[in-house]
């Protein structure tokens, strides 16, 4: 330089035909229990990577940019 692929909670990751953004772990509370651990029950936690455009309505189509991974290439 070209090309694929990723980007969603602290973390790992789902999200179906474009129609209310989710799940385990993890925090934080609470049952329990003499204490704690395990269980279980609740809560808390989101610029959907950043603008733009489309549309009645975007995580999702289009679009430029960033950031990371892999491949082809070129200099040395």
């Nucleotide at each position: 330089a070209g090309g694929a692929g990723u980007g969603u909670a602290g973390c790992u990751c789902a999200g179906u035909u474009g129609g209310u953004a989710g799940a385990g772990c993890a925090a934080u509370g609470g049952u329990c229990u003499c204490c704690a651990a395990a269980a279980c029950c609740a809560u808390c936690g989101g610029u959907c990577g950043c603008g733009g455009g489309u549309u009645c309505g975007a995580a999702u189509c289009c679009u430029g940019c960033c950031a990371c991974u892999c491949c082809u290439g070129c200099c040395a």
Predicted 3D model of a 76-nucleotide RNA (transfer RNA) from a Dehalococcoidia bacterium.
Lineage of the source: Bacteria > Bacillati > Chloroflexota > Dehalococcoidia.
The coordinates come from a structure-prediction model, not an experiment, and the mean pLDDT is 82.
Rfam family: tRNA. The family's RNA type in Rfam is transfer RNA.